[in-house]
């Protein structure tokens, strides 16, 4: 320098053909217990890496640039 893949909640991650952004854990709060911990409800947390195009409508396609892994030279 060329290439493939990644980038979503505090962590780990799904997210089908473009149509409300989710799970498990973790935090918090209520029940339950004599207390703790198990267990059950419930909640709060997001610039979908950034910035541009396309579209009624983008995490999603489309071009950039960062970062990160891995293949070629």
């Nucleotide at each position: 320098g060329g290439g493939u893949g990644g980038u979503u909640a505090g962590c780990u991650c799904a997210g089908c053909u473009g149509g409300u952004a989710g799970a498990g854990c973790a935090u918090u709060c209520g029940c339950u217990u004599g207390a703790c911990g198990u267990g059950c409800g419930a909640a709060a947390g997001g610039u979908c890496a950034c910035a541009a195009g396309u579209u009624c409508g983008a995490a999603u396609c489309u071009u950039g640039u960062a970062c990160c892994a891995c293949c070629c030279a």

A computed fold for a 73-nucleotide RNA from a Candidatus Dojkabacteria bacterium, annotated as transfer RNA. Taxonomically the source falls in Candidatus Dojkabacteria (Bacteria, Bacteria candidate phyla). Its Rfam family is "tRNA". By type it is a transfer RNA. The sequence is in RNAcentral, with records from ENA. The prediction has a mean pLDDT of 82.